Predicted 3D model of an 84-nucleotide RNA (c-di-GMP-I riboswitch aptamer) from a Clostridiaceae bacterium.

RNA sequence: UUAACACAUAGGCAAAUUCAUCGAAAGAUGAAAACGCAAAGCCAUGUAUCCAAAGCGUAAUGCUAUGAUCAACUAGCUGCAUUA
Numbered sequence: 001u002u003a004a005c006a007c008a009u010a011g012g013c014a015a016a017u018u019c020a021u022c023g024a025a026a027g028a029u030g031a032a033a034a035c036g037c038a039a040a041g042c043c044a045u046g047u048a049u050c051c052a053a054a055g056c057g058u059a060a061u062g063c064u065a066u067g068a069u070c071a072a073c074u075a076g077c078u079g080c081a082u083u084a
Base pairs, nucleotide, nucleotide: 002084003083004082012037013036017032018031019030020029021028022027041077042076046073047072048069049068050067055063056062
């Protein structure tokens, strides 16, 4: 430096759910909790998915992101230990 995620060591993160707050909602934040995770670290680049306030339109339960999701995939950046 690359690869692997078997062993071991030291750790890390935190699903669902509950409470509080923000938000039109999706969802986010904090606390508890622990399903799990070798990037379940960062990043919204491309795609995908979710909501639809405002706007447009209507036969209609419609259309649409400027909103959101990286514990969805991809791209990019960074990183511990062990083994080869």
The coordinates come from a structure-prediction model, not an experiment, and the mean pLDDT is 83.